[in-house]
């Protein structure tokens, strides 16, 4: 850049010591230890195997549907913690609620 996915799930123990949560705002979290670094456990299944189905004359391809989990990555507070932009739509109505999209971002393929 281009596709998929982000309402599930997963944390102990050392060192160390003040900030983290992408950035605004907001609301959180933290000296009953942020953050980072080591150690180790552990979560999911994006690549990855294997099987059934779909398509196909048939085979590969490519799709759905279940199994696994050594290894490459990733993740283990809150929906990507929330909002911001644009539509719908509710409410005892000038402020909240929901939904649907967009943008931003994060993580794997390429």
């Nucleotide at each position: 850049c281009u596709c998929a996915u982000c309402g599930a799930g997963a944390c102990c123990g050392g060192c160390u010591g003040a900030g983290g949560g992408a950035a605004a705002g907001g609301c959180c979290c933290u000296u009953u230890g942020a953050a980072g670094c080591c150690g180790g456990g552990g979560c999911a299944a994006c690549c990855u195997u294997c099987a059934g189905g779909a398509c196909u004359a048939a085979c590969c391809c490519u799709c759905c549907u279940g199994a696994a989990a050594a290894g490459g990555u990733g993740c283990c507070a809150a929906c990507u913690c929330c909002u911001g932009c644009g539509g719908a739509g509710g409410c005892c109505a000038u402020g909240c609620c929901u939904c649907c999209g967009a943008g931003a971002g994060a993580u794997g393929a390429g």